Model confidence (mean pLDDT): 82 of 100. A computed fold for a 73-nucleotide RNA from Candidatus Doriopsillibacter californiensis, annotated as transfer RNA. The organism belongs to Candidatus Doriopsillibacter, within Bacteria. It matches the Rfam family "tRNA".

[in-house]
RNA sequence: GGGUCAGUAGCUCAAUGGUUAGAGCAGAGGACUCAUAAUCCUUUGGCUGGGGGUUCAAAUCCCUCCUGACCCA
Numbered sequence: 001g002g003g004u005c006a007g008u009a010g011c012u013c014a015a016u017g018g019u020u021a022g023a024g025c026a027g028a029g030g031a032c033u034c035a036u037a038a039u040c041c042u043u044u045g046g047c048u049g050g051g052g053g054u055u056c057a058a059a060u061c062c063c064u065c066c067u068g069a070c071c072c073a
Stems, first nucleotide, its partner, number of pairs: 001072007010025004018056001027043005049065005
């Protein structure tokens, strides 16, 4: 330099172009217990890497940039 893939909650990951973007773990509160752990219930946390475009509607499609992994040279 060329190519492929990935970027979504603190972490690991879902989500067919269409309801208010969800789950597990973690955090907070509560129940249970003499107490702790485990278990159960409730709850907090996101402008989906940045920008632009297409569309009635974009996490999703297109372009560009950034970051990371891998392959080729």